[in-house]
């Protein structure tokens, strides 16, 4: 990088350093940000994989290890269906597996 598959409506600090940007993606929109963005540290959330515990063998629990995550639906955005709420697809993110 490609493929397969599961999930994406919940959850997570009034801490420290630092200091201007940030919200994956074109235009655009909308929003967050000196009452401190991004980053780093600490802290926390979560049961996808492993470990451990329980078990009525369906599974449940546990943050110990591996990731991940901690504004807004995956912020909205493209295509199709629907009067509409909304649904499906595409795209994306994360885990697990395969090449």
């Nucleotide at each position: 990088c490609u493929c397969u598959u599961a999930u994406c409506a919940a959850g997570a600090g009034c801490g420290g350093c630092u200091g201007a940007g940030g919200g994956a993606c074109a235009a655009g929109g909308c929003c967050c940000g000196a009452u401190g963005a991004a980053g780093c540290c600490c802290g926390g959330c979560a049961a996808c994989c492993g470990g451990c515990c329980a078990g009525u063998u369906g599974u449940g629990g546990u943050g110990c290890g591996g990731u991940g995550c901690c504004a807004a639906u995956c912020c909205c955005g493209g295509c199709g269906g629907g009067u509409g709420a909304c649904c499906g697809c595409a795209g994306g993110a994360u885990g697990a597996g395969a090449g």